[in-house]
RNA sequence: GCCCCCGUAGCUCAGCGGCAGAGCAGCGGACUUUUAAUCCGUCGCGCGUCGGUUCGAAUCCGACCGGGGGCA
Repeated sequence: GCCCCCGUAGCUCAGCGGCAGAGCAGCGGACUUUUAAUCCGUCGCGCGUCGGUUCGAAUCCGACCGGGGGCA
C1' cells in the first nucleotide's frame, strides 16, 4: 500500500428497512443463623463519526475513525 471481518447497555452478544432486545452484572425484596446458591421484582436514553438513499436506516451506499486478520 491492497483486501476481508468487526464496532449495539458496565461486560458478552442478538437484531440485516417499520417499537432496540437477551444473558451476565447493578439495585430492592423473599428464603437462610450468616454467606453462597435459588426465586421474585426493578434499572437499561446504548446503535463509532459525518454525509447520502428512503415516507421511514442499528440495518442499504460512501468517506473517515478505532480494533483484528490476510497478502505484498
Transfer RNA from Paraconexibacter algicola, 72 nucleotides, folded computationally. Lineage of the source: Bacteria > Thermoleophilia > Solirubrobacterales > Paraconexibacteraceae > Paraconexibacter. Rfam family: tRNA. Gene Ontology term of the family: triplet codon-amino acid adaptor activity. The same sequence occurs in records of 2 taxa. Its mean pLDDT, the model's own confidence on a scale to 100, is 80.